[in-house]
Context: one part of a larger RNA
Molecule: large-subunit ribosomal RNA, domain I
Organism: Christensenellales bacterium
């Protein structure tokens, strides 16, 4: 010294048990908030107070209602002190206060600072200081005042009304929009209209009432799912991309401008009948056309249905619901144990034998739970009431007023349709040329004829549909402290000039009963004594493996 076993009140924390934390998913609510000042966030507020939580100069809190009923002054212990059956703390649900910074909005600024203005008030006050209110942008609407420049505008001002800003790392839709890859290279093509980026709404969002579709027969808005179907196409015919019609389901709902014609007040032109413009009411909304206007005929206001999405919506108010809560069955005994929830013995509930806790395994000890109740207040609110609006008369004949123009449509030159110009139709438009107008016009995959079949160029529109920051109940062949969310809580601790990035770290014990007191020791730690089942559970604290340390036999250099 090396190795083998062995040994330790060493050392180290692995396993096992636990769980306070997380994972995914259901149901049902909610999907906000904000110039009345959000969201986040400074800084402050306690006898004492570092953080954390709660608040805000009225600052761990005030009033005021309702719940509750005995102990409160949070996490968080002791200490001072002090509140409560005159009903506190707690807990719901209204209200005040609510510094400063933040859209931040009176200027300004290096966020939580600095500096005006103006009106009112306080001070003895026109010093000074202090309080309370007001003084952003744009957009819209209404009045005012008003240049050059005479009218008039521009411009300026005032009222009053909206709006900014943020979110959940979702989900819609809109403008924009890649590269990595894949094609075994790569340039058409993929990827992918993906990611990112910008804008905008909403509890949804988008689409939506046929110029659709079918195929010779019909269907009858739109969305979402299952199929058709990996078909039919498309494709460097490579990679690969890939419908639709039908068929089953969910869900189901239809409407209302323009326009013709009718009427009113205004502007403008004509001498003038009248005509132009635009506003306002009414009428009208359709493709078997459909409407208007004239003629006929016909019918009439009792009531009837329908709606409040369309079609303006508020209003009153009813079940019912959210936001505290309250009732709520049934047990003893012996044994063993520190301890009975466990063995034995006898009972009893059950619309409750879900689940948790209590010193070990409880239907009967404790929260609970099955079933039942429950609200002054705020809110949601099917459906009802009033108001207001809707139907509530059409038919035939004529007549040929009207039915969405730089619009269809084409042509270049893009892009979307699964289609990559292709034989390419359909939609979409930067240029460019430009109809018909109901005897009209779109479409049926070039195109033309025949048929069929719809009515463009103006709007709305619930429901099935997506999605989950978050709230409440629940579930689970999810984790169980190197797992599970990055976090048993921390976006701290560090790191980084910044964007950013980012950990470790859980367990005495049923109950601190946390070792009074006596020894060694400066101390740390120890020995006894004490508590307790257990100290070999003593806080470096359950269990307590291995490496790794000492010790010691054997052996070997």
């Nucleotide at each position: 010294g090396g190795u083998c076993c062995a040994u330790g009140a060493g050392u180290g924390g692995a396993u096992g048990c636990c769980u306070a934390g997380g994972a995914g998913c259901u149901g049902c609510c909610a999907g906000g908030c904000g110039a009345a000042g959000a969201a986040g966030g400074a800084c402050g507020c306690g006898g004492a107070u570092a953080g954390c939580u709660g608040c805000g100069a009225a600052a761990a809190g005030c009033c005021c209602g309702g719940g509750g009923g005995a102990g409160c002054c949070g996490c968080c212990a002791a200490c001072a002190g002090g509140c409560c059956u005159c009903g506190a703390u707690c807990c719901c649900g209204g209200g005040g206060u609510g510094u400063c910074c933040g859209a931040a909005u009176g200027g300004g600024g290096u966020a939580a600072c600095c500096c005006g203005a103006u009106u009112g008030c306080c001070u003895g006050g026109a010093a000074u200081g202090g309080c309370a209110g007001u003084c952003g942008a744009c957009c819209g609407u209404a009045c005012g005042u008003g240049a050059a420049u005479c009218a008039a505008u521009a411009g300026c001002g005032u009222g009053c009304g909206g709006c900014c800003g943020g979110a959940a790392g979702a989900c819609g839709c809109u403008g924009g929009g890649a590269a990595g890859u894949g094609a075994a290279c790569c340039a058409u093509c993929u990827a992918a209209g993906u990611a990112c980026c910008a804008g905008c709404a909403g509890g949804a969002g988008a689409a939506g009432a046929a110029a659709u579709c079918a195929a010779a027969c019909g269907a009858g808005a739109u969305u979402c799912c299952c199929u058709g179907a990996g078909u039919a196409g498309c494709g460097g015919c490579g990679a690969g991309c890939g419908a639709a019609a039908g068929g089953g389901g969910a869900g189901g709902a239809g409407c209302c401008c323009a326009a013709a014609c009718c009427g009113c007040a205004g502007g403008g032109g004509g001498c003038g009948a009248c005509c132009c413009c635009g506003g306002c009411g009414g009428g009208g909304u359709u493709g078997u056309a459909g409407g208007g206007c004239g003629c006929a005929c016909g019918g009439c206001g009792a009531g009837g249905c329908u709606g409040u999405a369309g079609a303006a919506g508020g209003c009153c108010u009813u079940a019912g619901g959210a936001c505290a809560g309250c009732g709520g069955a049934a047990c003893g005994g012996u044994c063993u144990g520190g301890g009975a929830c466990g063995g034995c013995c006898g009972g009893c509930g059950a619309g409750a034998c879900a689940g948790g806790g209590u010193g070990a395994a409880g239907g009967c000890c404790c929260c609970g739970u099955a079933c039942g109740c429950g609200a002054a207040g705020u809110c949601c609110g099917a459906g009802g009431g009033a108001c207001a609006g809707c139907c509530g008369a059409g038919u035939g004949c004529g007549u040929a007023c009207c039915u969405g123009a730089g619009u269809a449509c084409g042509g270049c030159g893009g892009g979307a349709c699964a289609c990559g110009a292709g034989g390419a139709a359909u939609c979409c438009u930067g240029c460019c040329g430009g109809a018909a107008g109901c005897a009209g016009g779109g479409g049926g995959g070039a195109c033309c004829a025949c048929c069929c079949u719809c009515c463009a160029a103006g709007g709305c529109u619930g429901a099935a549909u997506a999605c989950u920051c978050g709230g409440c109940a629940g579930c689970u062949a999810c984790c169980g402290a190197u797992a599970g969310c990055g976090c048993a809580u921390a976006g701290u601790a560090c790191c980084g000039u910044g964007a950013g990035g980012g950990a470790a770290a859980g367990g005495u014990g049923a109950a601190a009963a946390g070792c009074a007191c006596c020894c060694c020791g400066g101390g740390a730690g120890g020995g006894g004594a004490g508590u307790g089942a257990a100290a070999g559970a003593g806080a470096a604290c359950c269990u307590g493996a291995a490496a790794c340390c000492c010790u010691g036999u054997g052996u070997u250099u």